This is a predicted structure of a 156-nucleotide RNA (glmS glucosamine-6-phosphate activated ribozyme aptamer) from a Chloroflexota bacterium. Its mean pLDDT, the model's own confidence on a scale to 100, is 77.
C1' cells in the first nucleotide's frame, strides 16, 4: 500500500431486567378491574488501582420526604494471610503503597443530577442536548501529638 472478513462507539458509582410502575393498542368487561402484544422507566455525581488469595450490605455526600422501590451481575473500598516495592544502611521489625510516616484540631477548594430557562426527538410513558446554582470525604494549608533516621554536643 490494496483487498476481503470480523467486531462495533467501546463501560467499574459501572452494567442488566424477570417483579413492581408508567405509556400505547387492542381484546373480554364496560362502574372499578382483568388480559395479550410492544414499549418506558429502574442511583446523581466526588473519590478510588503495586501483584495473588480469602473475607465483608465496600468510600463521600447532593436530590427526594421518597419507586434514588425490588433484585442480578460486576466493581478500583475496609480488614487478614502471602508476594513485590518505599523509607529506617543491610538483616531483624515496623510503617506506608509508587506523591509509598500516622492521628487529633481548625481551615479551604471542587459536582452532577433534581430544579429554572430554552432546544430537539417520541401519539405517549419518556429519552437527549444546551445553560445557571449548590456538597461531602479523600487531598490541600496550618497547628499539635506520636513515630522514624541522620550528625553534633553533654553525661554514664
Nucleotide at each position: 500500500a490494496g483487498a476481503g472478513c470480523a467486531a462495533c462507539c467501546u463501560a467499574a458509582g459501572c452494567g442488566c431486567c424477570a417483579g413492581g410502575u408508567c405509556c400505547u393498542u387492542c381484546c373480554c368487561a364496560u362502574a372499578c378491574g382483568g388480559g395479550a402484544a410492544g414499549g418506558a422507566u429502574g442511583a446523581c455525581g466526588a473519590g478510588g488501582a503495586g501483584g495473588a488469595g480469602g473475607u465483608c450490605g465496600a468510600u463521600c455526600g447532593a436530590a427526594c420526604c421518597a419507586u434514588u422501590c425490588g433484585g442480578c451481575g460486576g466493581g478500583u473500598g475496609g480488614c487478614c494471610u502471602c508476594c513485590c516495592g518505599g523509607c529506617u544502611g543491610u538483616a531483624c521489625a515496623g510503617u506506608c503503597g509508587u506523591c509509598a510516616u500516622g492521628g487529633g484540631c481548625g481551615g479551604u477548594a471542587c459536582a452532577a443530577a433534581u430544579c429554572u430557562g430554552g432546544g430537539a426527538u417520541g401519539c405517549g410513558a419518556g429519552u437527549c442536548c444546551c445553560u445557571g446554582a449548590c456538597a461531602a470525604a479523600a487531598u490541600c494549608c496550618g497547628u499539635c501529638c506520636a513515630g522514624c533516621g541522620u550528625g553534633c554536643c553533654a553525661g554514664g